[in-house]
RNA sequence: CGUGCUAGGCGGGGUGCUAGCGGUGCCCUGUAACCCUCAAUCCGCUCUAGCGGGGCUGAAUUCCCUCUCCGAGGGGCCGAAGCCCGAGGUCAGCGCCUCGUCUCUGGCGGCGAUGGUCCGGUCCCAUCACGAUGAAGGCCCGUGAACCAGGUCAGGUCCGGAAGGAAGCAGCCUUAAGCGGUCACCUCCAGGCGCGAUGGGAGGGCUGGACUGGAGUCAGAAGCGAUGGCAGCGCCUCGGACAGACGCUUCGAAGGAGGGUGCACG
Numbered sequence: 001c002g003u004g005c006u007a008g009g010c011g012g013g014g015u016g017c018u019a020g021c022g023g024u025g026c027c028c029u030g031u032a033a034c035c036c037u038c039a040a041u042c043c044g045c046u047c048u049a050g051c052g053g054g055g056c057u058g059a060a061u062u063c064c065c066u067c068u069c070c071g072a073g074g075g076g077c078c079g080a081a082g083c084c085c086g087a088g089g090u091c092a093g094c095g096c097c098u099c100g101u102c103u104c105u106g107g108c109g110g111c112g113a114u115g116g117u118c119c120g121g122u123c124c125c126a127u128c129a130c131g132a133u134g135a136a137g138g139c140c141c142g143u144g145a146a147c148c149a150g151g152u153c154a155g156g157u158c159c160g161g162a163a164g165g166a167a168g169c170a171g172c173c174u175u176a177a178g179c180g181g182u183c184a185c186c187u188c189c190a191g192g193c194g195c196g197a198u199g200g201g202a203g204g205g206c207u208g209g210a211c212u213g214g215a216g217u218c219a220g221a222a223g224c225g226a227u228g229g230c231a232g233c234g235c236c237u238c239g240g241a242c243a244g245a246c247g248c249u250u251c252g253a254a255g256g257a258g259g260g261u262g263c264a265c266g
Stems, first nucleotide, its partner, number of pairs: 001266005008057003011029005019046005034054003038050001063260005069255001073251005082242001084240007093233002095230003098226004103221006115212008123201006130194002133190002136187003140181004149174004157166003
């Protein structure tokens, strides 16, 4: 140096799961970087930690080890700004309300305003009268008794020598209790009904009248003011949830440098 073969290799990492390891899952990185079967109410294993089957490559740019730099990406901790919720404070800002003042507009007012005094109404309680409503009864209408209600009683029965008389079923008529209807009229009763009368109470508002008195009064709008009010907004403080900047820490792919690793034959 050539040929054949073997160890090894044919991706790695984070996270999740797990007693732990590897895989399936998700994510990152990377490629010259194989195929099939199994697998999240998982699958295969046990520190040499995927099982099984097949294929390719092969002692090196590809296998193994060490170091460094750069460092994609992931995990953990801290937790600023922000946003939301709750509690408290603040009326020195905004808003709303009240009051005062000033200006304006409109209404009423010497045909007498606002106000003052008196008497009423509206409100409450009691009694009474009337009305309405409702219930019951009467009046009225209908119906209503095998016999034990009435009248008339065919037929039949009884008494009688007869004339005649007696009781009396069915039928017909009437009626009692009862049942049903009507509700115009009458009686009686009821009450969160209406109106009125009488007596008592309450007296805040509204309102009617009489008297007094003699000029303002009522409503609205704009401005200004209040050591007036209200925590709705804003602001301040505290607590909580979400989110996660900066920082710290941990794992860390690909990249760079150095070293190491066979056998047989010719």
Predicted 3D model of a 266-nucleotide RNA (Bacterial large signal recognition particle RNA) from a soil metagenome.